Transfer RNA from an uncultured Candidatus Marinamargulisbacteria bacterium, 84 nucleotides, folded computationally.
It was read from a public genome assembly.
Parts: sequence; C1' cells; structure tokens
RNA sequence: GGAGGGAUGGCGGAGUGGUCAAUCGCAACAGACUGUAACUCUGUCCGGGUUUCCCGUACGUAGGUUCGAAUCCUACUCCCUCCA
Repeated sequence: GGAGGGAUGGCGGAGUGGUCAAUCGCAACAGACUGUAACUCUGUCCGGGUUUCCCGUACGUAGGUUCGAAUCCUACUCCCUCCA
C1' cells in the first nucleotide's frame, strides 16, 4: 500500500430500521438460606423524578439519510486477520 472483519453497560457479549436504557453471562451491591463463609435463590445494577410508571442522555468520533438510527450512508480515529 491492497482486501476483509471489528469498536455496544464496570468486563465479556447478543441485538442489523420502531416493540431498546439494550437479551444473556461475569463482577459489584442488598436480601433470603447458613453457627460463619461458600454454594444456591431473589432483587438492584446510566442519571433524575411525583417510582406497577414518567423524563433525559447513551452503542469509537463528527456529520448525513429518515417521521424514527446501536442498526443505513460519508469522513476520520483505533484494534484484529490475510495479501504485497
């Protein structure tokens, strides 16, 4: 230099136009259980509120398309694989 793949929550990882603050697992926190701990189970796990709900923001960065974007398009940054 050429070709391809990827970047999502504290971590891994699914999601490929609307039903997404986003399945699932790990970690963390609280509770149940236990003499204690571990295991197991339940709940919480972005922020705020009047908390069965509502609002705001968020999927590498910056733009664009669209009524609507993690998802489609453009540029850039970074990582991985192959070729030269």